Transfer RNA from a Nanobdellota archaeon, 74 nucleotides, folded computationally. The organism belongs to Nanobdellota, within Archaea.

RNA sequence: GAGCCCGUGGCUUAGCCUGGUAAAGCACCGGUCUUAUAAGCCGGGGAUCGCGCGUUCAAAUCGCGCCGGGCUCA
Numbered sequence: 001g002a003g004c005c006c007g008u009g010g011c012u013u014a015g016c017c018u019g020g021u022a023a024a025g026c027a028c029c030g031g032u033c034u035u036a037u038a039a040g041c042c043g044g045g046g047a048u049c050g051c052g053c054g055u056u057c058a059a060a061u062c063g064c065g066c067c068g069g070g071c072u073c074a
Base pairs, nucleotide, nucleotide: 001073002072003071004070005069006068007067010026011025012024013023020057028044029043030042031041032040050066051065052064053063054062
């Protein structure tokens, strides 16, 4: 220098191909249960979807550029 893959709540991931209110588990908070803790049960909060621009009525999703990580080639 070139190609490919990845980046989404605190963590691990789904959703992306096929655009239409962003989901799950764990964690966290409150309640219940217990002598107490944990587990179980009920409820709750939390994500500018790496950044910017563009396309579109509408972008996590499509296009371009950039940033970070990984692999391969030179």

Its Rfam family is "tRNA". Rfam's curators write: Transfer RNA (tRNA) molecules are approximately 80 nucleotides in length. It is annotated as a transfer RNA. RNAcentral holds the sequence, with entries from ENA.